[in-house]
Context: one part of a larger RNA
RNA sequence: GGAUGAACGCUGGCGGUGUGUCUAAGGCAUGCAAGUCGAGCGACGCCCCUGACUUCGGUUGGGGAUACGAGCGGCAAACGGGAGAGUAACACAUUGGUAACCUGCCUCCAAGACGGGGAUAGCCCAUCGAAAGGUGGAUUAAGACCCGAUAGUCAUGAGGGGACGUGAAGUCAUUCUCAUGUAAACAAUUUUUUGCUUGGAGAGGGGCCUAUGUCUGAUUAGCUAGUUGGUGAGGUAAUGGCUCACCAAGGCUCUGAUCAGUACCGGGCGUGAGAGCGUGACCCGGCUCACUGGGACUGAGAACUGCCCAGACUCCUACGGGAGGCUGCAGUCAAGAAUAUUCCACAAUGCACGAAAGUGUGAUGGAGCGACACCGCGUGUAGGAAGACGCCCUUCGGGGUGUAAACUACUUUUCUCAGGGAAGAAUUUGUGACGGUACCUGAGGAAUAAGAGGUUGCAAACUCUGUGCCAGCAGCAGCGGUAAUACAGAGACCUCAAGCGUUAUCC
Repeated sequence: GGAUGAACGCUGGCGGUGUGUCUAAGGCAUGCAAGUCGAGCGACGCCCCUGACUUCGGUUGGGGAUACGAGCGGCAAACGGGAGAGUAACACAUUGGUAACCUGCCUCCAAGACGGGGAUAGCCCAUCGAAAGGUGGAUUAAGACCCGAUAGUCAUGAGGGGACGUGAAGUCAUUCUCAUGUAAACAAUUUUUUGCUUGGAGAGGGGCCUAUGUCUGAUUAGCUAGUUGGUGAGGUAAUGGCUCACCAAGGCUCUGAUCAGUACCGGGCGUGAGAGCGUGACCCGGCUCACUGGGACUGAGAACUGCCCAGACUCCUACGGGAGGCUGCAGUCAAGAAUAUUCCACAAUGCACGAAAGUGUGAUGGAGCGACACCGCGUGUAGGAAGACGCCCUUCGGGGUGUAAACUACUUUUCUCAGGGAAGAAUUUGUGACGGUACCUGAGGAAUAAGAGGUUGCAAACUCUGUGCCAGCAGCAGCGGUAAUACAGAGACCUCAAGCGUUAUCC
């Protein structure tokens, strides 16, 4: 000198764009943050039409409409959002491999959808409990569930030949043969589209493996028994000590094993001419975590706002028993030098569901707060005296502040008021949170707007008064003991400017 997610002191006019708990991965009141589909299903309530009975209060039968509340069912909930505790590791980055693998939704291709069945929630009845929540009975539907049929370029098993492969495992091609096994769903409608089943291909996504790279300490020198390898088996989507039985005795290490400490990694960011050094806030990619620890279920895929167990903590209780998890958005307490609103909207973009209309979305779009940062603008412009007042200095003559002010003329960025008023809407119509915002026009009036640090040298800028090694200053050298340009005040001056200084950290 540059830089910062900064803080502190003094000061503070506006706008745009960014950015804002770095500490206690400490505890959390309250609200919201994941739903959707009636074109899968049955029924209740409500509403409309209508028949019967009626004590005129209603009761009951049939038909229709709706999709608000609840249920069965489907899809989503594994995304999106947050955080960096753990992790020195195939976690990440780059390079390859998978002849060792999986893949819902989406796209394309081929083939198909035949016939049956039994339940169950809801509803109703009974009943237990303070509650949370159950228990029993009766009854009902489906694209829920089950059975059978049919099919192979599907799966499993057996057998034979060919090519690749040193061999084996295996793959490929045309295959061939046999056996066994597994499919389906109907509904709506604009009448041609969505949906279902099986097989194949793709796209996108993921799993696993490999090589290289990846902090400090030797005041850590030896470490290791599933340890290293083999055979067999189990397990997995899949390879593998991943797990197990048996066998062998291996494997790593001064090219730093092990141990300890620290730490998410990269793209990047800061600085520097570069090499490098430092760093990993915001944004993007990956990983890991979700009160702490463990576990499985469902599912194509696994668990922040799913389940179970244990623990700590908090809350409710009728004391028998229950409920909870903000490292989502706001907000609160605590901690701290320190970090924001319990705001608006789904209008846009995207996501989920739906045929669609649409619904949901603290993602997102916006507004609010903070000079926290960067950028831009303004706080007037021109004229105006050998030069007012005040203040300061003075050799008392004068000098400085100083064209500065006053005064005159002008302008209106900004400000206030009034009028008009968007784009963002994709789509013929309708649809805008932001927002009566941006912007435009008119009117008014210099009107609403300057400070901070410094002035001995480094280092731009000096005098007076007070003080008297005191009070104090200070980044370093140092200054102050009676003429202090270094302390304090004043005037003048210098630098930067809505900021200026100080502190901390990095280059």

Predicted 3D model of a 507-nucleotide part of an RNA (small-subunit ribosomal RNA, 5' domain) from a Candidatus Magasanikiibacteriota bacterium. Rfam family: Bacterial small subunit ribosomal RNA. Its mean pLDDT, the model's own confidence on a scale to 100, is 82. The organism belongs to Candidatus Magasanikiibacteriota, within Bacteria.